[in-house]
RNA sequence: UGAGUGGACCAGGCAAUCGCUCCCGGCUCGCCGGGGGAGGAAAGUCCGGGCUCCACAGGGCAGGGUGCCAGGUAACGCCUGGGGGGCGCGAGCCCACGGAAAGUGCAACAGAAAGCAAACCGCCCCGGACGCGUCAGCGGAAGGGGUAAGGGUGAAAAGGUGCGGUAAGAGCGCACCGCGCAGGUGGCAACACGCUGCGGCAAGGUAAACCCCACCCGGAGCAAGACCAAAUAGGAAGGCCAUGUCGUUGCCCGCGGCGCCUUCGGGUAGGUCGCUCGAGGCCGCCGGUGACGGCGGUCCCAGAUGAAUGAUUGCCCCCGACAGAACCCGGCUUACCGGUCCACUCGCUCU
Numbered sequence: 001u002g003a004g005u006g007g008a009c010c011a012g013g014c015a016a017u018c019g020c021u022c023c024c025g026g027c028u029c030g031c032c033g034g035g036g037g038a039g040g041a042a043a044g045u046c047c048g049g050g051c052u053c054c055a056c057a058g059g060g061c062a063g064g065g066u067g068c069c070a071g072g073u074a075a076c077g078c079c080u081g082g083g084g085g086g087c088g089c090g091a092g093c094c095c096a097c098g099g100a101a102a103g104u105g106c107a108a109c110a111g112a113a114a115g116c117a118a119a120c121c122g123c124c125c126c127g128g129a130c131g132c133g134u135c136a137g138c139g140g141a142a143g144g145g146g147u148a149a150g151g152g153u154g155a156a157a158a159g160g161u162g163c164g165g166u167a168a169g170a171g172c173g174c175a176c177c178g179c180g181c182a183g184g185u186g187g188c189a190a191c192a193c194g195c196u197g198c199g200g201c202a203a204g205g206u207a208a209a210c211c212c213c214a215c216c217c218g219g220a221g222c223a224a225g226a227c228c229a230a231a232u233a234g235g236a237a238g239g240c241c242a243u244g245u246c247g248u249u250g251c252c253c254g255c256g257g258c259g260c261c262u263u264c265g266g267g268u269a270g271g272u273c274g275c276u277c278g279a280g281g282c283c284g285c286c287g288g289u290g291a292c293g294g295c296g297g298u299c300c301c302a303g304a305u306g307a308a309u310g311a312u313u314g315c316c317c318c319c320g321a322c323a324g325a326a327c328c329c330g331g332c333u334u335a336c337c338g339g340u341c342c343a344c345u346c347g348c349u350c351u
Base pairs, nucleotide, nucleotide: 001347002346003345004344005343006342007341008340009339010338012316013315014314015313016312017311018310020037021036022035023034024033025032026031039322043333044332046331047330048329049328050327051221052220053219054218058253059252060251061250063217064216065215066214067213068082069081070080071079072078083097084095085094086093087092098212099211103210104209105206106205120151121150122147123146124145125144126143130139131138132137159177160176161175162174163173164172178201179199180198181197182196183195184193185192186191225273226272227271228270235264236263237262238261239260240259244258245257246256247255248254280299281298282297283296284295285294286293287292
């Protein structure tokens, strides 16, 4: 100096005038004063919970979720670290990562053959029609048997290299490698090992196919739910009816209620709570590789309900993207103009 990788932070600012909203205090109830007022994703509604109700709660089947190991966490499908596999020169990044010897299924075309085997071109043995030749002899079809080492097809064809052996071949035998099993060493473990021994050896892929295995899972949801006030018609018809029916995701057991369902008709759709002090933020110290945890100190930081932050002016510069809370948190994913800082990798140049 160029190109990258990983992490953290900011998200227009300042001032003036008027306006909006919540809380606290005061008040002559018109108002005044003080303090606060959208995000890193508030988005998607994909996961996990808190909270409320069923309910005082349970069991089973179905169904669903996750899928290497060990930790973190309230919990998770998240995060951290490690193992294995893949990508990258590298810093680093990605993984839907249990099981194919439980079973079933699937794989176009090509190819002889794609799951229990098989022979297109070949190689070897038997065979001997027929042909040539004076003889000896040479060539040799049909047919039968053996073979999968060589060639071809394909993403993939009964492991690879070499030696021996064979009629020709083949783990047929041997050596080494590979594979499987057992033991040993290290590690909590996944797993690793230039360790030891045995075995000629299961002959592929696919489970984000069905399936098997291990672990986990009540449901509904703030329009949950609780209370107050007001109004109407304590309506009508039909059906089931305690050996019943309704509710509890689907089914069963169990549990709870005493009415329930359908149609027609009438009234009210108002107010208060839930509603913001939290698995909370920030700072420091300690422990830990880390996620994170412990201790101490400090702070209170939106609560609207047809939906609050707007308008004007001036200045600054990074010229402002994606974009607005609606019960609340922990994550993931997606969108995005730019800016700042830290650490690391590769290249070039100079010293």
Predicted 3D model of a 351-nucleotide RNA (Bacterial RNase P class A) from a Gammaproteobacteria bacterium.
The organism belongs to Gammaproteobacteria, within Bacteria.
Its Rfam family is "Bacterial RNase P class A". Its family is annotated with ribonuclease P activity, dimeric ribonuclease P complex and tRNA processing in the Gene Ontology. From the family's description: Ribonuclease P (RNase P) is a ubiquitous endoribonuclease, found in archaea, bacteria and eukarya as well as chloroplasts and mitochondria.
Its mean pLDDT, the model's own confidence on a scale to 100, is 76.